Predicted 3D model of a 163-nucleotide RNA (c-di-AMP riboswitch aptamer (ydaO/yuaA leader)) from Streptomyces thermolilacinus. RNAcentral holds the sequence, with entries from Ribocentre. The model forms 92% of the base pairs in the Rfam consensus. The organism belongs to Streptomyces, within Bacteria. Its Rfam family is "c-di-AMP riboswitch aptamer (ydaO/yuaA leader)". Gene Ontology terms of the family: regulation of gene expression and cyclic-di-AMP binding. Model confidence (mean pLDDT): 76 of 100.

[in-house]
C1' cells in the first nucleotide's frame, strides 16, 4: 500500500412508505379489578362509490373475475403427480403442480423534466372471494422492507451555486 468480510457513523439509491405531537392520549373487551392494539394530525400513496360517459344487449362453445406492484407473456430441460393408451417389462400421449435456464412486456440506475444513444440490474412477492368500467359528494386502507451497484455520453429547458 491492496483485497476480503463484519459493525457503526454519515451520506445517498429503489419504494407511497415522511415528517410533527400525544402516549396522564385514543380505540376494543369485561360487571369489575383489569386485559389487548399504541393514538391523532399533516403530506404522501391506493381501493370502494352516482348522474354523464364507456361498454354489453341473436345464438352456441370454452373460460370466473378484480386489485396492489415495474414484476407481464414465451420457450427449452429435468422432477412429482393425476388420467388415457400399450403392457411382461422398457415406453407414448394429454393435464397439473414445483424447480432450473434462457428470452420478453415493463420498470431502476446520484438536483428536476423531456429526447437520442449505450451499458449494467430487476423482471419477486401478495390479497378479495364469484363482486368492482369511469365516478362529484362520501366511505375505507396504507405510510412496509431491502439496498451501497454506478455507464455515462450528447441536445434543450429549468433549479441550484459561483463570479
Nucleotide at each position: 500500500g491492496g483485497g476480503c468480510a463484519g459493525c457503526g457513523a454519515u451520506c445517498g439509491c429503489c419504494g407511497a412508505a415522511u415528517c410533527c405531537c400525544c402516549g396522564u392520549c385514543a380505540g376494543g373487551c369485561g360487571u369489575g379489578a383489569g386485559c389487548c392494539u399504541g393514538g391523532g394530525g399533516a403530506g404522501c400513496c391506493g381501493g370502494g362509490g352516482a348522474c354523464c360517459c364507456a361498454u354489453g344487449u341473436c345464438c352456441c362453445c370454452c373460460u370466473g373475475g378484480g386489485g396492489u406492484g415495474a414484476a407481464u407473456c414465451g420457450g427449452g430441460c429435468g422432477c412429482c403427480u393425476u388420467c388415457g393408451c400399450a403392457c411382461c417389462a422398457c415406453g407414448c400421449g394429454g393435464a397439473g403442480g414445483g424447480g432450473u435456464c434462457c428470452g420478453u412486456a415493463g420498470g431502476a440506475g446520484a438536483c428536476c423534466u423531456u429526447c437520442c444513444u449505450g451499458c449494467u440490474c430487476c423482471g419477486a412477492a401478495c390479497c378479495c372471494g364469484u363482486c368492482a368500467g369511469c365516478u362529484a359528494a362520501c366511505c375505507c386502507g396504507g405510510u412496509a422492507g431491502g439496498c451501497g451497484a454506478g455507464a455515462g455520453g450528447g441536445a434543450a429547458g429549468g433549479a441550484a451555486a459561483g463570479g